[in-house]
RNA sequence: CCCGAUAAAGGCACCCCCGCCGCGAGGCGGGUCCGCAAAGCCAAGGGUCUCGACAAGAGAUAGCCCGGCUACCGAAG
Numbered sequence: 001c002c003c004g005a006u007a008a009a010g011g012c013a014c015c016c017c018c019g020c021c022g023c024g025a026g027g028c029g030g031g032u033c034c035g036c037a038a039a040g041c042c043a044a045g046g047g048u049c050u051c052g053a054c055a056a057g058a059g060a061u062a063g064c065c066c067g068g069c070u071a072c073c074g075a076a077g
Stems, first nucleotide, its partner, number of pairs: 002077001003074002011036002016031006034063001040069003045065002047061005
């Protein structure tokens, strides 16, 4: 470094509920805990979704895939 354990310590938080923001997809905070070894960050590529008129255009999603950057722990190999 690859890798990822019936390891230790810690982390995140689907659905649903409540509050706020947004036309909306959705976001933020709290509760909850389905899951996650990058479920940490980035909308460049593909996908999906929203607004718009099925356009132009503007957005959402990093917990859809790919890619980039960074990072805790340390058994076996």

A computed fold for a 77-nucleotide RNA from an Actinomycetota bacterium, annotated as c-di-GMP-I-GGC riboswitch aptamer. It matches the Rfam family "c-di-GMP-I-GGC riboswitch aptamer". Its family is annotated with cyclic-di-GMP binding in the Gene Ontology. NCBI's taxonomy places the organism under Bacteria, Bacillati, Actinomycetota. The model forms 90% of the base pairs in the Rfam consensus. Its mean pLDDT, the model's own confidence on a scale to 100, is 88.